[in-house]
The part of an RNA shown here (small-subunit ribosomal RNA, 5' domain) has 521 nucleotides and comes from an uncultured prokaryote. Its mean pLDDT, the model's own confidence on a scale to 100, is 87.
Context: one part of a larger RNA
RNA sequence: GAUUGAACGCUGGCGGCAGGCCUAACACAUGCAAGUCGAGCGAGAAAGCACUUCGGUGUGAGUAGAGCGGCGGACGGGUGAGUAACGCGUAGGAAUUUGCCCAGUAGUGGGGGACAACAUGUGGAAACGCAUGCUAAUACCGCAUACGCCCUAUGGGGGAAAGCAGGGGAUCUUCGGACCUUGCGUAAUUGGAUCAGCCCGCGUUAGAUUAGAUAGUUGGUGAGGUAACGGCUCACCAAGUCUACGAUCUAUAGCUGGUUUUAGAGGAUGAUCAGCAACACUGGGACUGAGACACGGCCCAGACUCCUACGGGAGGCAGCAGUGGGGAAUUUUGCGCAAUGGACGAAAGUCUGACGCAGCAAUACCGCGUGAGUGAAGAAGGCUCUUGGGUUGUAAAGCACUUUCAGACGUGAGGAAAAGUUAAUGGUUAAUAACCAUUGGCCCUGACGUUAACGUCAGAAGAAGCACCGGCUAACUCCGUGCCAGCAGCCGCGGUAAUACGGAGGGUGCAAGCGUUAAUC
Numbered sequence: 001g002a003u004u005g006a007a008c009g010c011u012g013g014c015g016g017c018a019g020g021c022c023u024a025a026c027a028c029a030u031g032c033a034a035g036u037c038g039a040g041c042g043a044g045a046a047a048g049c050a051c052u053u054c055g056g057u058g059u060g061a062g063u064a065g066a067g068c069g070g071c072g073g074a075c076g077g078g079u080g081a082g083u084a085a086c087g088c089g090u091a092g093g094a095a096u097u098u099g100c101c102c103a104g105u106a107g108u109g110g111g112g113g114a115c116a117a118c119a120u121g122u123g124g125a126a127a128c129g130c131a132u133g134c135u136a137a138u139a140c141c142g143c144a145u146a147c148g149c150c151c152u153a154u155g156g157g158g159g160a161a162a163g164c165a166g167g168g169g170a171u172c173u174u175c176g177g178a179c180c181u182u183g184c185g186u187a188a189u190u191g192g193a194u195c196a197g198c199c200c201g202c203g204u205u206a207g208a209u210u211a212g213a214u215a216g217u218u219g220g221u222g223a224g225g226u227a228a229c230g231g232c233u234c235a236c237c238a239a240g241u242c243u244a245c246g247a248u249c250u251a252u253a254g255c256u257g258g259u260u261u262u263a264g265a266g267g268a269u270g271a272u273c274a275g276c277a278a279c280a281c282u283g284g285g286a287c288u289g290a291g292a293c294a295c296g297g298c299c300c301a302g303a304c305u306c307c308u309a310c311g312g313g314a315g316g317c318a319g320c321a322g323u324g325g326g327g328a329a330u331u332u333u334g335c336g337c338a339a340u341g342g343a344c345g346a347a348a349g350u351c352u353g354a355c356g357c358a359g360c361a362a363u364a365c366c367g368c369g370u371g372a373g374u375g376a377a378g379a380a381g382g383c384u385c386u387u388g389g390g391u392u393g394u395a396a397a398g399c400a401c402u403u404u405c406a407g408a409c410g411u412g413a414g415g416a417a418a419a420g421u422u423a424a425u426g427g428u429u430a431a432u433a434a435c436c437a438u439u440g441g442c443c444c445u446g447a448c449g450u451u452a453a454c455g456u457c458a459g460a461a462g463a464a465g466c467a468c469c470g471g472c473u474a475a476c477u478c479c480g481u482g483c484c485a486g487c488a489g490c491c492g493c494g495g496u497a498a499u500a501c502g503g504a505g506g507g508u509g510c511a512a513g514c515g516u517u518a519a520u521c
Stems, first nucleotide, its partner, number of pairs: 001521004006517005013368004018363001020360001021326001026324003030321003035071003040068002048059004078279002087204004092199002096196001101192005107186002109143001111141002118133006149158003163184006171178002205251003212242003217239008254276004258269004281302005304315004332358001334357003340354001341352004371401001373399002381392004405462001407457005415448001420442008465510005470491003476505005486493002
């Protein structure tokens, strides 16, 4: 000199933009953060309103809230504890899987028995159950079929499925439909896309006051297991394998793109943003699933907290806010799904503390303002003085102007395109019905928001501090003090004329900041 997720002291007008628990991966009150689908299924209230013969009936409404079922809760969000490792970075590889999505091939036939919900009974303080009975399905289980698929390979053997919604001219009809057709699903399989798992060369902190380490250890055969290769696991056999080019052990640490400094090389660093890996009270385990050994899932153990009728139960903010604690130190228990993105749904839509915004604090960077012109009687006052003066100083006052920003009032973009509805054209079709695509018209949607921006109004009106002045280092005098009180980054200053201490006047430097401390180069 540059830099910072900074803190402290004094001071403080406005706006833009970015960042904001670096410490206790300490403990957490409360609210919210993952749901959705009635176009998979069976059932199904109440309040209110209307009528009433006062018994009820209709509506609310096939609505709410539950249940079975499907998809999603493996994404998104957080943290830096562990990890010195194929964890990360980079360059390669073969023995794999891949829901949703895209393209292709060939299907969707015919049956069955349950379990919730519900009803009845019953246990428990509660959490939650138990028994009996009824019932549906795109839930579950057989049968049939098998191009392609899998196992054997000469035969041969094995295995699927589910329907729902819309529309309809003939024909049939038990008047429900059959049948035809469109869309969405569903089963099998091939290829793609995307994501993921695995292997490997090289690189990746310090210590030798850590020199030997290792028995599933190293390799083989066989078997098991996995989506997949493999001591991944097991039986047997052999005795190997790593290591001064630093094994093992110990300490420290998430890695990278980057950030910072520097002319560069190099050093330091890894907040925000992005990629990867790891973790989710601590330790262990599996289940489900395309995907987890799963932050807001399950089971066991432990510590802690809470409820209890003492028999037993409940919980996990390293999600967003917020609280206590720790600390030099780090914000609101805000608004909205309007936009972007995500989950579900045919869609309307629902959910979304992701996200978009607002709030707080000068935390950083950037921009603007605190007026500008004129004005010598060089006013008064202050300071100084050689008592003549000098300086503060055009500074003020005065005169004549302007109104940024803040304030008041008004106007007012853009962030909005979709979706919906309607018409035309095209496709599908037996069909001008329905559905899909394209184009046009109409209508509607904004948290921010008292938006940005613009216009009008009034009046210089509301807006300057901090540090320093011995040298380094820009800037000097007076008074007080008298090796005292004190200053200090280094040299050093102070013992009666201190430009170095304290105050004042003056000056210098930066400026809504200025200094100090800490840290890096």
RNAcentral holds the full RNA, with entries from ENA.